Small-subunit ribosomal RNA, 3' major domain from an uncultured bacterium, 468 nucleotides, folded computationally.
The RNAcentral record of the full RNA draws on Greengenes and SILVA.
Context: one part of a larger RNA
RNA sequence: UGACGGGGGCCCGCACAAGCGGCGGAGCAUGUGGCUUAAUUCGAUGCAACGCGAAGAACCUUACCUGGGCUGAACUAUGCAGGAAAAGCAGUAGAAAUACUGUGUCCUUCGGGGUCUGCGAUAGGUGGUGCAUGGCUGUCGUCAGCUCGUGUCGUGAGAUGUUGGGUUAAGUCCCGCAACGAGCGCAACCCCUAUCCUAUGUUGCCAGCGGGUAAUGCCGGGGACUCGUAGGAGACUGCCGGUGUCAAACCGGAGGAAGGUGGGGACGACGUCAAGUCCUCAUGGCCUUUAUGCCCAGGGCUACACACGUACUACAAUGGACGGUACAAAGAGCAGCGAACCCGCGAGGGCAAGCAAAUCUCAAAAAGCCGUUCUCAGUUCGGAUUGGAGUCUGCAACUCGACUCCAUGAAGUCGGAAUCGCUAGUAAUCGCGGAUCAGCAUGCCGCGGUGAAUACGUUCCCGGGCCU
Numbered sequence: 001u002g003a004c005g006g007g008g009g010c011c012c013g014c015a016c017a018a019g020c021g022g023c024g025g026a027g028c029a030u031g032u033g034g035c036u037u038a039a040u041u042c043g044a045u046g047c048a049a050c051g052c053g054a055a056g057a058a059c060c061u062u063a064c065c066u067g068g069g070c071u072g073a074a075c076u077a078u079g080c081a082g083g084a085a086a087a088g089c090a091g092u093a094g095a096a097a098u099a100c101u102g103u104g105u106c107c108u109u110c111g112g113g114g115u116c117u118g119c120g121a122u123a124g125g126u127g128g129u130g131c132a133u134g135g136c137u138g139u140c141g142u143c144a145g146c147u148c149g150u151g152u153c154g155u156g157a158g159a160u161g162u163u164g165g166g167u168u169a170a171g172u173c174c175c176g177c178a179a180c181g182a183g184c185g186c187a188a189c190c191c192c193u194a195u196c197c198u199a200u201g202u203u204g205c206c207a208g209c210g211g212g213u214a215a216u217g218c219c220g221g222g223g224a225c226u227c228g229u230a231g232g233a234g235a236c237u238g239c240c241g242g243u244g245u246c247a248a249a250c251c252g253g254a255g256g257a258a259g260g261u262g263g264g265g266a267c268g269a270c271g272u273c274a275a276g277u278c279c280u281c282a283u284g285g286c287c288u289u290u291a292u293g294c295c296c297a298g299g300g301c302u303a304c305a306c307a308c309g310u311a312c313u314a315c316a317a318u319g320g321a322c323g324g325u326a327c328a329a330a331g332a333g334c335a336g337c338g339a340a341c342c343c344g345c346g347a348g349g350g351c352a353a354g355c356a357a358a359u360c361u362c363a364a365a366a367a368g369c370c371g372u373u374c375u376c377a378g379u380u381c382g383g384a385u386u387g388g389a390g391u392c393u394g395c396a397a398c399u400c401g402a403c404u405c406c407a408u409g410a411a412g413u414c415g416g417a418a419u420c421g422c423u424a425g426u427a428a429u430c431g432c433g434g435a436u437c438a439g440c441a442u443g444c445c446g447c448g449g450u451g452a453a454u455a456c457g458u459u460c461c462c463g464g465g466c467c468u
């Protein structure tokens, strides 16, 4: 000077408390440990690993295993020499890679180029080291801190400033002060959202006018409204009262769509953890070079006495089933989205309009509301598991896909110790979309619908800030 203390003081945070819903019990999905295996590729391991890298393992991917092959190479750049091809197509062998045979004869400025073969320098490596590194990232933490110049003090390490009194979400601001200033952070500038104005008016809208229909902005038309796209206005403690030190500020009020950072996002200081990543990429030195490289087929990553994490579905009547009926937002679409019609109980199939989309399509929103039924049961709850029959994608669903129909109908009656999330359009609950993607979503990333309870307070648990 820091760090630490079951030292002290002050303060904050869903940290506790007050509440609501979960996890921990069941089934299943998924990840991990372990065990198994020829292989079950590798990495990630308290918070900050474990629905993580992986925004999608049947082949491919794929790095692993077994087997079959290649050796200047699958790829990149280049020199010399050679020959006439090489690719493609067909046949034979084969699991394929590939080998053999046949066919085939490119461009040209005629120098050559491209391709192939041989030779030599070289390639290649998801091999090791993240404790040699760059870059990127997590974390403390969106916590309010971290520093510097000059001056002053101290022999010096250092101190001061940055401490103190108030105040703030904030080292935010005010006052004081041997300090005076400054920088990186805070805040603001950026985006979305909440109100209004102006401009514009198609593919959007339809109030008034006219026409038409079984019905529909369907048509003429219109710019009012909604909405879209631009440009502006608006919120600043600006105004009033009180408190305060005449300050900063705080409390209450007015006006206002919005009030004291309006709500949300992006944005992450100096640094910490030799944190993570050599398997994105880049890269030092090390190792390998008829193999630790490359090609192919099949298998594995999907195994299963078990243990843990994260989700989904339930255990029912605030519910299940059936019928009727209403209201979104945000997205995606041409090797795509695919209407209507027809066929099928259905997954789906057939035919096929429209749409590179404010026009067409995906598209049905669901919970909700209105009826009917079930009557407290392991049930008309629950749907695992299993048998059968199918659909679709794809060369191919055996290992190992998703979905449909019929049958089957397991555990489960609200979960021990312990533990998690959340303070408002939030929790809870309900559906919709997208990326990846041939196919595959209970995961992830978004979108809207319905829509609560509680916060006395800071003694305690956890983390953090300032002073001592």
Stems, first nucleotide, its partner, number of pairs: 007468007015458002019422004026313002029310005034304001042053002064299007073122001079119004088103006106113002124288002127286001129284001133282002135277003138273001140271001145184006151160003164175003190265004195233007205222002209220003236259001239253005315415001319374007331362003336355002341350003381412001386407007428450007